[in-house]
Context: one part of a larger RNA
Molecule: large-subunit ribosomal RNA, domain II
Organism: Bittarella massiliensis (ex Durand et al. 2017)
RNA sequence: UCCGGCGAGUGUAUGUAUGCAGCGAGGUUAAGGGCUUAAGGCCUGAAGCCGCAGGGAAACCGAGUCUGAAUAGGGCGAAGCAGUUGCAUGUAUAUGACCCGAAACCGGGUGACCUAUCCAUGUCCAGGUUGAAGUUGGGGUAAGACCCAAUGGAGGACCGAACCGACCCCUGUUGAAAAAGUGGCGGAUGAGGUGUGGAUAGCGGAGAAAUUCUAAUCGAACCCGGAUAUAGCUGGUUCUCCCCGAAAUAGCUUUAGGGCUAGCCUUGCGUUAGAUUUCCGGAGGUAAAGCACUGAAUGGGCUAGGGGCCGAGAGGUUACUGAACCCUAUCAAACUAAGAAUGCCGGAAAAUCGAUGCGCAGGAGUCAGACUAUGGGAGAUAAGUUUCAUAGUCGAGAGGGAAACAGCCCAGACCCACAGCUAAGGUCCCCAAACAGGUUUAAGUGGAAAAGGAUGUGGGGGUGCACAGACAACUAGGAUGUUGGCUUAGAAGCAGCCAUACAUUAAAAGAGUGCGUAAUAGCUCACUAGUCGAGUGCCCCUGCGCCGAAAAUGUAACGGGGCUAAAACCUGUACCGAAGCUUGGGCAUCGUCUUUGAUGAUGGGUAGGGGAGCGUCGCAUGCGGGGUGAAGCCAUAGCGGAAGCGGUGGUGGACUGCAUGGGAGUGAGAAUGCCGGA
Numbered sequence: 001u002c003c004g005g006c007g008a009g010u011g012u013a014u015g016u017a018u019g020c021a022g023c024g025a026g027g028u029u030a031a032g033g034g035c036u037u038a039a040g041g042c043c044u045g046a047a048g049c050c051g052c053a054g055g056g057a058a059a060c061c062g063a064g065u066c067u068g069a070a071u072a073g074g075g076c077g078a079a080g081c082a083g084u085u086g087c088a089u090g091u092a093u094a095u096g097a098c099c100c101g102a103a104a105c106c107g108g109g110u111g112a113c114c115u116a117u118c119c120a121u122g123u124c125c126a127g128g129u130u131g132a133a134g135u136u137g138g139g140g141u142a143a144g145a146c147c148c149a150a151u152g153g154a155g156g157a158c159c160g161a162a163c164c165g166a167c168c169c170c171u172g173u174u175g176a177a178a179a180a181g182u183g184g185c186g187g188a189u190g191a192g193g194u195g196u197g198g199a200u201a202g203c204g205g206a207g208a209a210a211u212u213c214u215a216a217u218c219g220a221a222c223c224c225g226g227a228u229a230u231a232g233c234u235g236g237u238u239c240u241c242c243c244c245g246a247a248a249u250a251g252c253u254u255u256a257g258g259g260c261u262a263g264c265c266u267u268g269c270g271u272u273a274g275a276u277u278u279c280c281g282g283a284g285g286u287a288a289a290g291c292a293c294u295g296a297a298u299g300g301g302c303u304a305g306g307g308g309c310c311g312a313g314a315g316g317u318u319a320c321u322g323a324a325c326c327c328u329a330u331c332a333a334a335c336u337a338a339g340a341a342u343g344c345c346g347g348a349a350a351a352u353c354g355a356u357g358c359g360c361a362g363g364a365g366u367c368a369g370a371c372u373a374u375g376g377g378a379g380a381u382a383a384g385u386u387u388c389a390u391a392g393u394c395g396a397g398a399g400g401g402a403a404a405c406a407g408c409c410c411a412g413a414c415c416c417a418c419a420g421c422u423a424a425g426g427u428c429c430c431c432a433a434a435c436a437g438g439u440u441u442a443a444g445u446g447g448a449a450a451a452g453g454a455u456g457u458g459g460g461g462g463u464g465c466a467c468a469g470a471c472a473a474c475u476a477g478g479a480u481g482u483u484g485g486c487u488u489a490g491a492a493g494c495a496g497c498c499a500u501a502c503a504u505u506a507a508a509a510g511a512g513u514g515c516g517u518a519a520u521a522g523c524u525c526a527c528u529a530g531u532c533g534a535g536u537g538c539c540c541c542u543g544c545g546c547c548g549a550a551a552a553u554g555u556a557a558c559g560g561g562g563c564u565a566a567a568a569c570c571u572g573u574a575c576c577g578a579a580g581c582u583u584g585g586g587c588a589u590c591g592u593c594u595u596u597g598a599u600g601a602u603g604g605g606u607a608g609g610g611g612a613g614c615g616u617c618g619c620a621u622g623c624g625g626g627g628u629g630a631a632g633c634c635a636u637a638g639c640g641g642a643a644g645c646g647g648u649g650g651u652g653g654a655c656u657g658c659a660u661g662g663g664a665g666u667g668a669g670a671a672u673g674c675c676g677g678a
Stems, first nucleotide, its partner, number of pairs: 001678006011095013026050003032044005054061002064076004098236002101233001105226006116200009125190001127159003130155001134151006163187003167184002170181002202218001204214003211220001239613006249262005263366002265363007274353005279347004289336002294332003299327003305321002307318004369394010399410003414586004419582003425576003428561003434573007446563001452547002456544010473531005479504003484498003510525001514523002587603007614667001616664002619661007632651005638645002
């Protein structure tokens, strides 16, 4: 991993609802008893329970009663009706209560043959080294101290086996071993090692102290029991078909991944409403807008006040400041004089829908939502972010498109068809289907991107100059007063300041556009003439392009090939294209009717509600089958809407089927399921 078997909503009691049955103003027995039987039944038994009357806390009263002073008012009742027992099913409560699963808690016991400490009693420590005190002798001294030599043999002394330990690497890691092996390593007369016997026990013991040890178990051992502990948590929960079909919200919650009530779903009964559009009548203060209010805020005018200056003061003055007021241009979620669209409420009639509304009763599930679009808040006008609102889709939705792609676009799958038409999206090939006309783009733009930049190119408009010759190019001129004045070492068109609408000669020529010199000089420009001969300069709006443009394995920013259209914009006509629609056939559900049928509508679906069935094993009754071959097993072009059911053949060798009723240990793929096997 696979195969086989086993494996999860059950029993009892009591409510409650529905269905069926009995009896019915009544219904019903319980224990017990009697009779009888193989199990078991039949009869009896009225105690009790429910109902037939309520009100009150109660006494109590009673179609009333309570409150109350009340013959008042008010509350709850009556004013005439349905219960009760049983069975079945749904559901609730109590129980193990659908199944498996803790970490733990408590009780009673078992453990110190492991290990910790202690007690008693034994035992063990090769060999080598060092050489304390003391002692003896000698020296020394007044006597000493002290010194020397020897002797001596101390030490949690030294080196190092046994023994005990465990610092390092490697090997080992389904090991040789649930802690070891090789090589090194520490202690090795001591707080040493070790044998035997004994003591201490779990809310405990022991601990040279590490939450360390207490039998491979230790922040509280193990065994059995309470015990099916509890688990708002995770996982699993077994046949089929048909009808409907959610929610991820609100309020409250020691509540937030749980619950309760409501909302939304379903089933039954009752009732008769309901939805949308048009029209009419309402409330409103959003968008936009506005500045009358509240604030913010721009420039100007006018001006009280303040400041400065003058003045002894009165007062005057002011290139300062400046409330209010006026004009001008603005801003606001917590501003609004005015104010939409949509939405909301109500009403009449009509159209459309066709049971969608409401009430009661039984059963739920849901309370983590996701994205997209729009309107906001939070955030950074960040997030596949977060939080509301409105709508859609997914959730619970398959199909077609978007290369692939829950939430985007199209479209809602009852079944069958080698029939047709379309949607989104497409029509060169992969890949079904395309042509015609007009225009644009040259960037592979298309087939990623901004501020910004640019004689790219198309369209439209405006405004200059121009055959009295423009624009560009070339030739020639570009002068004089004058080196303008000032400044300066110098300043001569060209450092700087002043003047520059100075004047003269002229076709024209600035008291000078730039380069240049120390200053001059020199080269240019403006301006003018000639040559040439038809357009040329600038601005605005707009289409499509260009640059801006760097990323990590490999082209890799069209799905690919490839495309200059097979790109883009516009126009027209075709075609392809889905489980959409249509056509033909079939099934089911619901409604209506002219009811063995016709007709209309409907049939995606998770949680979940409802309905109808299939199959397994016992039982009862009836009818069967079987050695001329039962069950089971194997094979198989049969039947049925499914679960399933049959026929035939083989195998097998003794039981077994169908109908009706009734009862369940009743259906397996999942639970890191359990047991067995491969």